[in-house]
This record gives sequence, structure tokens and C1' cells, in this order.
RNA sequence: GCCGAUUUAGCUCAGUUGGUUAGAGUGCCAGACUCAUAAUCUGGAGGUCCAGGGUUCAUGUCCCUGAAUCGGCA
Repeated sequence: GCCGAUUUAGCUCAGUUGGUUAGAGUGCCAGACUCAUAAUCUGGAGGUCCAGGGUUCAUGUCCCUGAAUCGGCA
């Protein structure tokens, strides 16, 4: 230099053919339970969906440019 994959909650990741509310596990906070802690159960908070632009009535999802990480080729 060229090619490919990935980027969504603190962390690990889903998200179908573009559609009506953006989710799970884990962690965190509160409560229940317990003599107490852990475990368990219940509830809660937490997101500019990597950035910018475009298409569309509507984009996490499609298109373009860029960035970061990983891998391959030279």
C1' cells in the first nucleotide's frame, strides 16, 4: 500500500426483510431473606447505536467518506 472482519449500557454480546418502545447476561444501586455475610429473589438507574454526510414517510440496520481495533496478502 491492497483486501476482509469488527465498533450497540461499566464489561461480554444479541438485534431477522428498514417499521411502531433499543434488549439480554454480568456488574452497579435499593429492597426482601439472614444473627451477619455470601448465595437467592424483586425492583431501579445506566445508551448521542464509533464520527460525519446521504437515501427514505421512517435507518442500530441501506449507500459514501473518515477513525479505531483485529486478521490476511505484498
A computed fold for a 74-nucleotide RNA from a Candidatus Woesearchaeota archaeon, annotated as transfer RNA. The RNAcentral record of the sequence draws on ENA. Its Rfam family is "tRNA". Rfam links the family to the GO term triplet codon-amino acid adaptor activity. From the family's description: Transfer RNA (tRNA) molecules are approximately 80 nucleotides in length. Lineage of the source: Archaea > Nanobdellati > Candidatus Woesearchaeota.